[in-house]
Molecule: FMN riboswitch aptamer (RFN element)
RNA sequence: UUUAGUCUUCAGGGCGGGGUGAGAUUCCCCACUGGCGGUAUAGUCCGCGACCUGCCUGUUUCUUACAGGCAGCUGAACCGGUGUGAUUCCGGUACCAACGGUAUAGUCCGGAUGGAAGAAGAUAGUG
Numbered sequence: 001u002u003u004a005g006u007c008u009u010c011a012g013g014g015c016g017g018g019g020u021g022a023g024a025u026u027c028c029c030c031a032c033u034g035g036c037g038g039u040a041u042a043g044u045c046c047g048c049g050a051c052c053u054g055c056c057u058g059u060u061u062c063u064u065a066c067a068g069g070c071a072g073c074u075g076a077a078c079c080g081g082u083g084u085g086a087u088u089c090c091g092g093u094a095c096c097a098a099c100g101g102u103a104u105a106g107u108c109c110g111g112a113u114g115g116a117a118g119a120a121g122a123u124a125g126u127g
Stems, first nucleotide, its partner, number of pairs: 001127001005123006016030004031107002033097002035048004043095002052072008077093005099110003
């Protein structure tokens, strides 16, 4: 210095004001938030994770539950400017955000003291 292994740690933000109402952080008006890798700096490009669905296997024989594997599903942006280069920067105007609970929820509570894309570090070894 390179490659693969093992281990450790970390790894999601946001309802403040007003209105209606018996009741709403859920409705209405204003407000606020933006996981990971790539790329000219990205919630909206490309890819991934999470959530969700199905099948198989295991824990017990079934139901159920949990765990693992495989497959599927998976939201939303335009215009102008600068520039070699930007759907990423600057200006303007838009749009999107799983499931269960509850007066209808991206922001509250819950599965979740979970899982994970991945990030950082440690370690011994090989060349």